[in-house]
RNA sequence: GAGGAUAUAGCUCAGUGGUAGAGCACAUGCCUGGCGUGCAGGAGGUCCUGGGUUCAAUCCCCAGUACCUCCA
Repeated sequence: GAGGAUAUAGCUCAGUGGUAGAGCACAUGCCUGGCGUGCAGGAGGUCCUGGGUUCAAUCCCCAGUACCUCCA
C1' cells in the first nucleotide's frame, strides 16, 4: 500500500427496514439464625462518527475512526 472481518448495556454477545434484547455483573425486596443458592420486580443504550436513500435506518449505500486478520 491492497483485500476481508468486527464496532449494540459495566463485561460477553444476539437482533431485525417499523417501540433495542439475553446471560453475567449492579441495586432493592422476599427467603435464611447468618452467608450463599433461589424467587420477584428494577436501573442501566447518542446501537463507533458524519453524510445519503426511505414515510420510517441499529439494519441499506458512501466516507471516516479504532481494533483484528491476510497478501505484498

The prediction has a mean pLDDT of 82. The RNA shown here (transfer RNA) has 72 nucleotides and comes from Vicugna pacos. Its Rfam family is "tRNA". Rfam classes the family as a transfer RNA. The RNAcentral record of the sequence draws on Rfam.